A computed fold for a 350-nucleotide part of an RNA from a Minisyncoccia bacterium, annotated as small-subunit ribosomal RNA, central domain.
Context: one part of a larger RNA
RNA sequence: UUGGGCGUAAAGGAUGUGUAGGUGGUUAUGUUAGUCAGGUGUCAAACCUCUGGGCUCAACCCGGAGACAGCAUUUGAAACGGCAUGACUAGAGUAUGUUAGGGGUAAGCGGAACUAAUAGUGUAGGGGUGAAAUCCGUUGAUAUUAUUGGGAACACCAAAAGCGAAGGCAGCUUACUGGAACAUUACUGACACUGAAACAUGAAAGCGUGGGUCGCGAAUGGGAUUAGAUACCCCAGUAGUCCACGCCCUAAACGAUGUUCUCUCGCUAUGUUGAGUAUCGACCCUCAACGUGGCUUAGCUAACGCGGUAAGAGAACCGCCUGGGAAGUACGAUCGCAAGAUUAAAACUC
Repeated sequence: UUGGGCGUAAAGGAUGUGUAGGUGGUUAUGUUAGUCAGGUGUCAAACCUCUGGGCUCAACCCGGAGACAGCAUUUGAAACGGCAUGACUAGAGUAUGUUAGGGGUAAGCGGAACUAAUAGUGUAGGGGUGAAAUCCGUUGAUAUUAUUGGGAACACCAAAAGCGAAGGCAGCUUACUGGAACAUUACUGACACUGAAACAUGAAAGCGUGGGUCGCGAAUGGGAUUAGAUACCCCAGUAGUCCACGCCCUAAACGAUGUUCUCUCGCUAUGUUGAGUAUCGACCCUCAACGUGGCUUAGCUAACGCGGUAAGAGAACCGCCUGGGAAGUACGAUCGCAAGAUUAAAACUC
C1' cells in the first nucleotide's frame, strides 16, 4: 500500500485569480519508451509446490520436475493511454437581444432625530433609579417657539427577499464600472476542470500621519449596591467609532459542510427570465431555465440529521486529520512601526 477519514467526535485552507503539476469530449489515420502476448538468457545451492525413493512410519534425508514475480534482449498486437496529423460540436467561450439586483467607486442632494449657539414665552424644578444619590437649574434649567451651525446614521418600504468570490452591501440622484440569468440563431472548435507556489482581496479591534468629533463609548473619575464590588445600575467621560492615505491579516472569516462535472421519487413557497393557453391587453393557469427557502421517498449516517442547494450514487484535482495535556507554545525562519501573525516541535506527563 492492498483497505481509513474530515456537518456536530481529530480533520475543508477566510475567499478568489492562477503558474508548474495531475486529470480530460466525439471521430479518422499513422505511430508506440505506457499496456498486452510469445520466445531466449538470467534469476547459486538450500527453502517452497508436485512426484518417486531411503531410514519399520513420521519428522528427517536423497533423486527428478516446476513456478509466480523481476531484470535484460527479441518477435508481435494496437482495444485502452501517449504522441503526430486531420475532422466534429454535446463541454467551454464569443457575438446579438432582453432583464433583475442594498455588486463596486466617486460626486452632489434630502428629510426625521440628536446636539450646540442665539433670541422669545415661561417658572421651579429637571434628570435618573428597584429606591436613591452624584449631576443640571433663580447668572433662569426642564418644557415650548423661531433662526443658525455641526457630525453621524438612513425609520416606513423590508421579505424565510435581492446582489457579491468571500469579507460584505440599504435615503435619493448622476457619472464611471464588475459580474449574473434568460432567449435566439450565428461564430470559434476542447480553447476544459482542479490547482502546490505566487499574486490579489480580506469584518471588527489595533497601529502611523493629517483632519473631524453630534451621539455612543473601552480606560478613567464620581454616585449607588454590597461583607467587599477593581462589576452589573446611575452621572460624567478619553482613546475609539467618522474621513483621506498607509499598515495590520486575524474571527464561531460558519452552511462549523473545498472546487468542478454527471446521475437519482415527489409536494410546496418565493425571486428573475422565456414560451404556451387565455385575454382588447394583462392577472390567473401550464411548461422550461437559473437562483433562494420549507417538508420528504430511496439511499446515507454512530446518532442527531442530510435528502436534486445531498451529508445519496460516481469521477477529477487540491487542502487537512491520526489519543488527552504540554501547545498553536518553545526554538529557528519569514513578515510587521508595534501589537503580533504565519510556519511549527520535543522532553515530560496521563
Its Rfam family is "Bacterial small subunit ribosomal RNA". Its family is annotated with ribosome and structural constituent of ribosome in the Gene Ontology.